Predicted 3D model of a 75-nucleotide RNA (transfer RNA) from an uncultured Chloroflexota bacterium. Rfam family: tRNA. The prediction has a mean pLDDT of 80.

RNA sequence: UGGCGCGUGGCCUAACGGUAUGGCACCUGAUUCUGGAUCAGGGGGUUCUAGGUUCGAAUCCUAGCGCGCCAGCCA
Numbered sequence: 001u002g003g004c005g006c007g008u009g010g011c012c013u014a015a016c017g018g019u020a021u022g023g024c025a026c027c028u029g030a031u032u033c034u035g036g037a038u039c040a041g042g043g044g045g046u047u048c049u050a051g052g053u054u055c056g057a058a059u060c061c062u063a064g065c066g067c068g069c070c071a072g073c074c075a
Base pairs, nucleotide, nucleotide: 001071002070003069004068005067006066007065010024011023012022018055026042027041028040029039030038048064049063050062051061052060
């Protein structure tokens, strides 16, 4: 430098172009002598950024940014 893949709450993960899913963690309560475990409930998302297409975009298109893999160049 080029090609390919990936980017979604603190972490992991799902979502046919149609209200962003679930788990862990966190908070509250129950239970317990206390904690853990268990049970019930709750909060937390500019879906990497900027544009475009569309009635409607996490999803499609363009450019960029970041990460990974492969190839190449220089030393």